This is a predicted structure of a 379-nucleotide RNA (Bacterial RNase P class A) from a Bacteroidales bacterium.
Rfam family: Bacterial RNase P class A. Rfam classes the family as a ribozyme.
The organism belongs to Bacteroidales, within Bacteria.
RNA sequence: GAGGCAGGUUGUCCUGUCGCGUCCUGCUUCGGGCAGGAUGAGGAAAGUCCGGGCAACACAGAGCAGCAUACUUCCUAACGGGAAGCCGGUCUGCGAAGCAGGCCGCGAGAAAGUGCCGCAGAAAAUAACCGCCUAAGCCCGGUGAUGCCGGGCCGGCAAGGGUGAAAACGUGAGGUAAGAGCUCACGGCUUAUCCGGGUGACCGGAUAAGGGGGUAAACCUUAUGCGUUGAAAGGCCAAAUAUACCGGGGACUGAGGGUUGCUCGCCCGAUCCCGGCGGGUAGGCCGUUAGAGGCAGCAUGUGAAUGCUGUCCAAGACAAAUGACAGGAAGCACAUGUCAGAUGUGCCACAGAACCCGGCUUACAGGCCUGCCUCUUGU
Numbered sequence: 001g002a003g004g005c006a007g008g009u010u011g012u013c014c015u016g017u018c019g020c021g022u023c024c025u026g027c028u029u030c031g032g033g034c035a036g037g038a039u040g041a042g043g044a045a046a047g048u049c050c051g052g053g054c055a056a057c058a059c060a061g062a063g064c065a066g067c068a069u070a071c072u073u074c075c076u077a078a079c080g081g082g083a084a085g086c087c088g089g090u091c092u093g094c095g096a097a098g099c100a101g102g103c104c105g106c107g108a109g110a111a112a113g114u115g116c117c118g119c120a121g122a123a124a125a126u127a128a129c130c131g132c133c134u135a136a137g138c139c140c141g142g143u144g145a146u147g148c149c150g151g152g153c154c155g156g157c158a159a160g161g162g163u164g165a166a167a168a169c170g171u172g173a174g175g176u177a178a179g180a181g182c183u184c185a186c187g188g189c190u191u192a193u194c195c196g197g198g199u200g201a202c203c204g205g206a207u208a209a210g211g212g213g214g215u216a217a218a219c220c221u222u223a224u225g226c227g228u229u230g231a232a233a234g235g236c237c238a239a240a241u242a243u244a245c246c247g248g249g250g251a252c253u254g255a256g257g258g259u260u261g262c263u264c265g266c267c268c269g270a271u272c273c274c275g276g277c278g279g280g281u282a283g284g285c286c287g288u289u290a291g292a293g294g295c296a297g298c299a300u301g302u303g304a305a306u307g308c309u310g311u312c313c314a315a316g317a318c319a320a321a322u323g324a325c326a327g328g329a330a331g332c333a334c335a336u337g338u339c340a341g342a343u344g345u346g347c348c349a350c351a352g353a354a355c356c357c358g359g360c361u362u363a364c365a366g367g368c369c370u371g372c373c374u375c376u377u378g379u
Base pairs, nucleotide, nucleotide: 001375002374003373004372005371006370007369008368009367010366012329013328014327015326016325017324018323020040021039022038023037024036025035026034027033028032042350046361047360049359050358051357052356053355054230055229056228057227061264062263063262064261065260066226067225068224069223070222071085072084073083074082075081086107087105088104089103090102091101092100093099108221109220113219114218115215116214117213129161130160131157132156133155137153138152139151140150141149142148143147169187170186171185172184173183174182189210190209191208192207193206194205195204196203197202234286235285236284237283245276246275247274248273249272256268257267258266259265293312294311295310296309297308298307299306300305331347332346333345334344335343336342
């Protein structure tokens, strides 16, 4: 310098003409209209996946089940979110150690139990294919011999070789017929206790006991948690009408409703509840945007963030506005061309508030920044 991957951030601007919503001011023929000013869709407004604020009802648990979370500390209103660490795995820097940096983690428990580990292999845990031994017991042969040598049966072994991702602690020595943690030394793993460091997860060390490994994104076990509904929530005003009629249920021995699901229990509950047929109204106001708020500075903190000071008020629609056209600029791509400049053509992403806020996930042309990897060039 080029390319690739990942993360973060931004994501068009100016002028003119015309047209919309809300608020304010003025004029007016006061039904209404006209003029001026201010302002008007996002980083995801999407998904509706989490957590809350707010509003209404409920708030009494117990058993069984369901779902979610799961290393530590901190941040936050809270979270399944974020920050910084610890442990494990992996890559790079140099071949090793050590150190540093990047990436990944459905990160509690395998000493509660039950499963699973294909093929290959003797065997994936009560095992013997190639092998080693032949001590003890039996048979045969050689030999002068009950000794010795050879062979066989029976028997012993898992140290050597093979298969495999893995053969079930490793290396060395002793010991043995040959071997084996059988014994010992050193090392490693698990558990427990103690000492030192750390807020902690954990790290370092000492001592003791012990041995199949892996898998819980297998079943499972443990710990913690979970009320419902959702602005069409929920309230207020005006107007109009038929507290009509019919059927069923019920009235304190309780219909119906609520309590994550079911059961029991508990609470509310009678001008009631469910259904049919029919009548009136469907107009307006609040909720509705002043906040866990934005911007700037200072301070504290590794950081996420927090505190203080100053300043700002930047959609509130309700069938639903926030735009259309024209010209120019910026950016990107291609072509021509130049020392550099320049010219022409085309393109300009994803997308649109509806009670509000903090996260997560998904979509995204182009620009900028950071980290890692590969290639090339120079020192």